The prediction has a mean pLDDT of 84. Small-subunit ribosomal RNA from an uncultured Chloroflexota bacterium, 1419 nucleotides, folded computationally. The RNAcentral record of the sequence draws on ENA and SILVA.
RNA sequence: GAUAAACGCUGGCGGCGUGCUUUAUGCAUGCAAGUCGAACGGUCUUCGCAAGAAGAUAGUGGCGAACGGGUGAGUAAUACGUAAGUAACUUACCCCUAAGUGGGGGACAACCCCGGGAAACUGGGGCUAAUACCGCAUGUGGUAAUGGAAAUACUAGUCUAUUACUAAAGCCGUAAGGCGCUUGGGGAGAGGCUUGCGUCCGAUUAGCUAGUUGGUGAGGUAACGGCCCACCAAGGCGAUGAUCGGUAGCUGGUUUGAGAGGACGACCAGCCACACUGGGACUGAGACACGGCCCAGACUCCUACGGGAGGCAGCAUCAAGGAAUAUUGUGCAAUGGGCGAAAGCCUGACACAGCGACGCCGCGUGAGGGAUGAAGAUCUUCGGAUUGUAAACCUCUUUUCUCAGGGAAGAAUAAUGACGGUACCUGGGGAAUAAGUCACGGCUAACUACGUGCCAGCAGCCGCGGUAAUACGUAGGUGGCUAGCGUUAUCCGGAUUUAUUGGGCGUAAAGAGAGCGUAGGUUGUUUGGCAAGUCGGAUGUAAAAUCUCCUGGCUUAACUGGGAGGGAUCAUCCGAAACUGUCAGACUGGAGUGCAGCAGAGGGAACUGGAAUUCCCGGUGUAGUGGUGAAAUGCGUAGAUAUCGGGAGGAACACCAGUGGCGAAGGCGAGUUUCUGGGCUGUUACUGACACUGAGGCUCGAAAGCGUGGGGAGCGAACAGGAUUAGAUACCCUGGUAGUCCACGCUGUAAACGAUGGAGACUAGGUAUAGGGAGUAUCGACCCUCUCUGUGCCGUAGCAAACACGUUAAGUCUCCCGCCUGGGGAGUACGGUCGCAAGACUAAAACUCAAAGGAAUUGACGGGGGCCCGCACAAGCAGCGGAGCGUGUGGUUUAAUUCGAUGCAACACGAAGAACCUUACCAAGACUUGACAUGUUGGAAGUAGCGAACCGAAAGGGGAGCGACCUGUUAAAUCAGGAGCCUUCACAGGUGCUGCAUGGCUGUCGUCAGCUCGUGCCAUGAGGUGUUGGGUUAAGUCCCGUAACGAGCGCAACCCUUAUUGCCAGUUAAUUUCUCUGGCGAGACCGCCCUGCAAAACGGGGAGGAAGGUAGGGAUGACGUCAAGUCAGCACGGCCCUUAUGUCUUGGGCUACACACACGCUACAAUGGAUGGUACAAUUGGUUGCAAUGGAGCGAUCCGGAGCCAAUCCGUAAAACCAUUCUCAGUUCGGAUUGCAGGCUGAAACCCGCCUGCAUGAAGCUGGAGUUGCUAGUAACUGCAAGUCAGCAAAUUGCGGUGAAUACGUUCUCGGGCCUUGUACACACCGCCCGUCACGUCAUGAAAGUCGGUAACACCUGAAGUCGAUGGGCCAACCCGCAAGGGAGGUAGUCGCCUAGGGUGGGGCCGGUAAUUGGGACG
Repeated sequence: GAUAAACGCUGGCGGCGUGCUUUAUGCAUGCAAGUCGAACGGUCUUCGCAAGAAGAUAGUGGCGAACGGGUGAGUAAUACGUAAGUAACUUACCCCUAAGUGGGGGACAACCCCGGGAAACUGGGGCUAAUACCGCAUGUGGUAAUGGAAAUACUAGUCUAUUACUAAAGCCGUAAGGCGCUUGGGGAGAGGCUUGCGUCCGAUUAGCUAGUUGGUGAGGUAACGGCCCACCAAGGCGAUGAUCGGUAGCUGGUUUGAGAGGACGACCAGCCACACUGGGACUGAGACACGGCCCAGACUCCUACGGGAGGCAGCAUCAAGGAAUAUUGUGCAAUGGGCGAAAGCCUGACACAGCGACGCCGCGUGAGGGAUGAAGAUCUUCGGAUUGUAAACCUCUUUUCUCAGGGAAGAAUAAUGACGGUACCUGGGGAAUAAGUCACGGCUAACUACGUGCCAGCAGCCGCGGUAAUACGUAGGUGGCUAGCGUUAUCCGGAUUUAUUGGGCGUAAAGAGAGCGUAGGUUGUUUGGCAAGUCGGAUGUAAAAUCUCCUGGCUUAACUGGGAGGGAUCAUCCGAAACUGUCAGACUGGAGUGCAGCAGAGGGAACUGGAAUUCCCGGUGUAGUGGUGAAAUGCGUAGAUAUCGGGAGGAACACCAGUGGCGAAGGCGAGUUUCUGGGCUGUUACUGACACUGAGGCUCGAAAGCGUGGGGAGCGAACAGGAUUAGAUACCCUGGUAGUCCACGCUGUAAACGAUGGAGACUAGGUAUAGGGAGUAUCGACCCUCUCUGUGCCGUAGCAAACACGUUAAGUCUCCCGCCUGGGGAGUACGGUCGCAAGACUAAAACUCAAAGGAAUUGACGGGGGCCCGCACAAGCAGCGGAGCGUGUGGUUUAAUUCGAUGCAACACGAAGAACCUUACCAAGACUUGACAUGUUGGAAGUAGCGAACCGAAAGGGGAGCGACCUGUUAAAUCAGGAGCCUUCACAGGUGCUGCAUGGCUGUCGUCAGCUCGUGCCAUGAGGUGUUGGGUUAAGUCCCGUAACGAGCGCAACCCUUAUUGCCAGUUAAUUUCUCUGGCGAGACCGCCCUGCAAAACGGGGAGGAAGGUAGGGAUGACGUCAAGUCAGCACGGCCCUUAUGUCUUGGGCUACACACACGCUACAAUGGAUGGUACAAUUGGUUGCAAUGGAGCGAUCCGGAGCCAAUCCGUAAAACCAUUCUCAGUUCGGAUUGCAGGCUGAAACCCGCCUGCAUGAAGCUGGAGUUGCUAGUAACUGCAAGUCAGCAAAUUGCGGUGAAUACGUUCUCGGGCCUUGUACACACCGCCCGUCACGUCAUGAAAGUCGGUAACACCUGAAGUCGAUGGGCCAACCCGCAAGGGAGGUAGUCGCCUAGGGUGGGGCCGGUAAUUGGGACG
């Protein structure tokens, strides 16, 4: 885009079309084929007194009923289409034409009578007419036989002669005449038969055929013919697809497509076939007959049970089926048909109407104005926006609708109009009667809100939905189409996705494993002929309708009339001769042969050889051997292994050996002989296209396997044992059978690979190698140049999706063959062929998925590779892990033990400090516009505020009493307003949820050296290059190279601090020095020297210097990753609570305790403890504070308060050092725990603080597996200060003091960086993914069987009927006969051939179903 459509929602009108696609299922009822009295006799009716006239019609007779109408079952060719033929034929009615139409005869219906039957119907007797039937005459003519003539294509036809046979009907009319009838000829139209070409699928259908193919003769037909029969011959068809099976009416055309094609064959038209199923003939011009006959069968109906009747695939209608298809309508007015002389009759053909949006076409549902941008609705950033000029409202119109009036054409004419009071016209009324449907994530035009929460649902494909869904549902809005819209089904297109036009086969699906060769296809140069193909012209045909163009008619269109055009692979004739073909001739370039040489694991057979393994015999010799990652099994004192000598046997042939050679492929490797195939080079003697390919066919064909017979050393499936392992039916080891070997057969497959069929031609080169030849050179061999054939690599053009290929093509072409068409199912099932078997070849479908696949890219990953770094390992020092205690976490417990953090990167973390508070938790008690903010309504006048008793744990309740302020105003606490209070409504409030809705901040990889961009270049592209490479660095740091050149974020530097120093300034007792503090400067840059590297960058060493190669430390954290952490710091979207999840209060809890982990402190002691004495800091804090001297106390502390808002005052440094003591012990170590007595802070120290004194004196004697930190002023040891803080520090953050050891090095562990490689991974190895098993669902194969269908075959039976025979029964016409009778001719009956159907039988093919069973798909 289309449709004979259907379904869902909706539906105003008209025109033109169209309407059982399914059950060729069954049908009630009505109608669909009759007509003629001018063929005939009779009968009836009306009129008439009658004669008669008019009308009707059962029967005889004629014509029609073979048309028209329906359907598509069958049919793959007895069909259709197209072009021819008929010299092999027919034709009623019609037209033209020739001739004729004389004279006779006998019957039968109707009718009457008698019968049978329920009926349908029917028997017998009698009468009668004809255009019914039968002789005779005539013969224009016709037919047959025999002759003749010319021409031809032969039998035909034409002309002619003779013989024989052969016709008729009347009716009407006053008449003229008309209509008929008979025999011929011609025409028109209609048919029969024949031929060429064309017309679906299957080879898992390969052979079919006995009347089969042909001949002769007879028969039959309108006519040819095996159409039929007898005899004779053995043919005919088939790979160009016979036969068989499946499907199907064919065509003009319809639809789609640019076309070529594809699909279809409704309506209309042509042809065919069919008429309940099967068979058969009769009549007739025509039928083997839809509304005729006979028979058989199924079904239905009637019946008196004896017997009968019927055939809607005609028009309506009914039932059934189905997703689905109409009225039991009107009329012969028109067109057409039958009959008739005509009038006319008949006509479900046809013309019309009805029903159905089923299709196409046309029209309408109003038009113009109208902004407060109304109301409502929806959204909202709360401002508004949208619906939206849309509505309302004003003006106008009347297509449509309705009412009334008029009213056709179609009719040819005198009459006659179903449609139809229709179309159309006029007038009145009134915006009146008239809009839906689908979609809105992308494809694809059109977006928001709410609801829902992987539910409900959507979905054509991708896919959407798990709490912010433009995808589900609803609403608003929008988009598309519009009396329709959407869905489903089907066909074509897109699809170059079956490729003729117009595809492919190295890796995506696809080259048979290889050759030989049949049919076939294709085929070198040249000359001549022919004209089959080819090309041109002419003629004919290709129906009409359809289609295209022009034009006319309906108001337009759809529809329809007229004119023109187009179309074949068609037939005939004429012409051309280039090409193909064919015939004849020639040629040598393709191909082959000869001659002379050459290389070779080419093949077959026979013979021979040495090395090695194993075994046997003998010698020497002794305890192991063998094997592995390590072992063990095994062998060995019965003498192994080792070693020497001799022997046996089988298999394989080291070195040479080479991307070397040969072969068609498989494949071929010791040597010699013999037989044999192919190739290459040279020569150009011979043949003269002999060629290429190759469906079927035939042959060869690794390994394994099979059969028979040998052989068997080594190796070695199966098997056994030993190991390994969680297991180990494996990898490893010790053994070992088939097999491996030979002969003869079979099998016929491999990643049989170059994953690349064969042949030929053309298209740059370079290089290597194997075999030959020529030239040059040389004495010769090399060398060098050229050339032919093979084998490799690199590469141009070209080609390719890329990778790659590239004269050995995957380039450009020609010819031939094979093969492919999404993945799975499946190279499977069934069938067939082959095979001894294993199995091979050929080869589907159901079902299922939306992918499967190729090449390349970027990452990530690897028990891949290379390079490098880091307290990463190693080397060291000190620890942790064991003990006690502190703190945190898990777990458990609890009314609550608030919450968060959870590998590294949570666990002395948020918390720089939980007795109350904090506090978020629990219990109990209270409050409700609230503890806090803003606005608003109303109010109170002893108002706000203070607030006594009393209840209470407090909060809170309660309310005596006291008692105001500001501004203006008034005589006045008078009035008004404000503040304040009470009250109402908005709201407050939430440490409630979501860190996976977020901002901000932070952690981590990682202070790792990376991450990118612009322009250019490369690539179809993803992307690459730059950023890789060679060096170097702490560093993508720098240098060199380089299709890259530059740049940015990172690195480094700039910043702070420490170390040295100059200058200036300063003071807190003074001092122009010093020290100290502050400020401004200097200094370090591989700068200098030597040296290494090709050079440079850079590295190594040295000098100088306070400091040397980044001088030490800090701050500084690229692009990004982890949905990392935080809604409980803060902010914030959404959701939730609102007399509570908010707020207040008291008490409790966060401090619990069988246990586990993490971070610390103190120790276990002599490098120590205790006691005494003597020294040396830095950072830093201080007025709610630090606090001195002094005094009291053993002490914590207290009394007191000089000084200090601080370089001024205050804060004891400790390890260390010097002495004394302890002497290796659970101690003079260690200090937990507990008791008593005190101190301090604070309303408050019980749960639950710190400190002091006395007493008590636990575990612990250096810590398992494992694990942490640290490379120098570092570790370790040692104190001090600060923040938090009323009080509380073993934590944290800082500060100084003392002050080491070690680093060979990068194999390993962890982490990281760069390059490279593989990948089926991309959520990226914590990836992906295979198979069994279990369960469910589905389709399918096999299967003992069982049920059905179908076409043949054999035999039996055999209706009707044609034909043949017979015909003793029967018979009017003609003949003989006076008659009787006979004859001719016919017929009933009987018989025969054929035959529908039926029966029996064994097979074929197809299908359904089945216990059980096999694999498959999905979950």
Its Rfam family is "Bacterial small subunit ribosomal RNA".